[in-house]
Molecule: Bacterial RNase P class A
Organism: Loktanella sp.
């Protein structure tokens, strides 16, 4: 000093006028004054998980459907997220992916070329014999060669007619068993010629998780109209009792069935056409809370303690508009290279029930740690 990787933060600042919304306080019918607070790090997307609120008769229980996830541990309210690790793939490294149970349950796939793509296979070769001596036949082969992403274990000797784990030595493969680890796996490893290959982000198996709907959820006042019109299924029981009532059978939520227990006794489900509300109020922001400061545990995520601070609630949608100055950055022109003058706040982009993550856009700054190179000391 260059190049690279991981992580955090900023993404304007002060001051004046004027204008909005929402808390308080004054005044008081009010107007009106005062004072405090007011849009992000991603608010976006609507992919996940909750909280709340209803679906309601239903132990949110069993099973089937449909959906998610998928190594190990730990954290969380939960998750498919995060942290720590394990195995695999990528980089010289820092560091970054993750497609990670299951191919011996069953089905599918591997296109063309090849002789052959899962217990296949002879096209060119090589040995051996017959023959018409040139070529073909009949055997044997699978080490050479060639096609292919990919050819049914490598690489040397031995052996053979020529070969081949055929035999043996290494590698590679299965693997009893020891040893460290909470695991996931690691590392050593007796014995063993062992090969029926790959893809499950191909159906599928196996484990574990999962009710639907969503603030336009849902209550509650006021007002209105037409307690409108048609159609279609099913039922309006049985026995016993003087009666009260018992027992069956029949209806009652969810995607589908079952289903203890309630609840009905005449209504229950559904379609089609028409009318009226389009107004207010709560839901609504005090939280599984967020920020600052200290601390305790843990390698961390993250948990717990201690003290300070309420940190938007709008409802055709408030948070804004000009000036002036200062910062940083950019640019532009002149230099005696010290600098001086001029221009310009400059990316993505705007709360709508909240919360935790994930992705995805983002101009320019700063910080911090690590990894390579190169050069001086």
């Nucleotide at each position: 000093g260059c190049g690279g990787g991981u992580g955090g933060u900023c993404g304007g600042a002060u001051g004046a006028u004027c204008g909005c919304g929402g808390g308080g306080g004054g005044g008081g019918u009010a107007a009106c004054c005062c004072u405090u607070c007011g849009a992000g790090g991603a608010a976006a997307g609507u992919c996940c998980g909750g909280a709340c609120u209803c679906c309601a008769u239903g132990a949110a229980a069993a099973g089937c459907a449909c959906g998610g996830u998928g190594c190990u541990g730990g954290u969380u309210a939960a998750c498919g997220g995060c942290c720590a690790g394990c195995g695999g793939g990528g980089g010289u490294a820092a560091c970054c992916c993750u497609a990670g149970g299951g191919a011996u349950a069953g089905c599918g796939c591997c296109a063309c070329a090849g002789a052959g793509a899962a217990c296949a296979g002879a096209c060119c070769g090589c040995c051996u014999g017959c023959u018409a001596u040139a070529u073909g036949c009949a055997g044997g082969u699978a080490a050479g060669g060639g096609u292919g992403a990919a050819a049914c274990g490598g690489u040397g000797a031995g052996g053979u007619a020529a070969g081949a784990g055929c035999u043996c030595a290494c590698c590679g493969c299965g693997g009893a068993u020891g040893u460290g680890g909470c695991a996931a796996c690691a590392c050593a490893g007796a014995c063993g010629g062992c090969a029926c290959g790959g893809c499950a982000a191909g159906c599928c198996c196996c484990a574990c998780c999962g009710g639907g709907a969503g603030c336009a959820a849902u209550g509650c006042c006021a007002a209105a109209u037409a307690g409108g019109g048609g159609c279609u299924u099913c039922g309006u029981g049985u026995g016993g009792g003087c009666a009260a009532c018992c027992a069956c059978a029949g209806g009652g939520a969810c995607g589908c069935u079952u289903g203890a227990a309630c609840c009905c006794g005449a209504g229950a489900a559904g379609c089609c056409c028409g009318g009226g509300u389009u107004g207010g109020c709560a839901g609504c922001u005090a939280g599984a809370g967020g920020c600052c400061a200290g601390u305790u545990g843990g390698u961390a995520a993250c948990a717990g303690c201690u003290g300070g601070u309420c940190c938007a609630g709008a409802u055709g949608a408030a948070u804004g508009a000009u000036c002036a100055u200062c910062u940083c950055g950019g640019g532009g022109u002149c230099u005696u290279c010290g600098g001086g003058c001029c221009c310009u706040a400059g990316a993505c982009a705007g709360a709508a029930u909240c919360c935790g993550g994930c992705u995805u856009a983002c101009a320019g700054g700063c910080c911090a740690c690590c990894c390579g190179c190169g050069c001086a000391a």